This is a predicted structure of a 113-nucleotide RNA (FMN riboswitch aptamer (RFN element)) from a soil metagenome. Model confidence (mean pLDDT): 89 of 100.

RNA sequence: AUCUUCGGGGCGAGGCGUAAUUCCUCGACCGGCGGUGACAGCCCGCGACCCGGGAUUCCCGGUUGAGCUUGUGAAAUUCAGGUGCCGACGGUACAGUCCGGAUGAGAGAAGAU
Numbered sequence: 001a002u003c004u005u006c007g008g009g010g011c012g013a014g015g016c017g018u019a020a021u022u023c024c025u026c027g028a029c030c031g032g033c034g035g036u037g038a039c040a041g042c043c044c045g046c047g048a049c050c051c052g053g054g055a056u057u058c059c060c061g062g063u064u065g066a067g068c069u070u071g072u073g074a075a076a077u078u079c080a081g082g083u084g085c086c087g088a089c090g091g092u093a094c095a096g097u098c099c100g101g102a103u104g105a106g107a108g109a110a111g112a113u
Stems, first nucleotide, its partner, number of pairs: 001113006011027005028097002030087002032046004041085002050062005067083005089100003
């Protein structure tokens, strides 16, 4: 350099009600990708979703959630203990967990030549 493949997870019980996996009560579960002296949903960065512009399978810009503490150690906001927090858009009785865009896309990863 070329090609191929892979590449997002998660709700039970009860209550009210015409109707709720969405509200209330109790309890639970999930966490894309790269980096980082030590392993990360909440440190740094990226992707997707969304908005705007342009020459519109692309490029550029914008927006984009959340952590403290104690211990160990050379080193940890990443491990162990404790206690918290976050989660796009559309649909619907108000949703991180249902349905939908999506058998999509992509950060990237692996393999082959």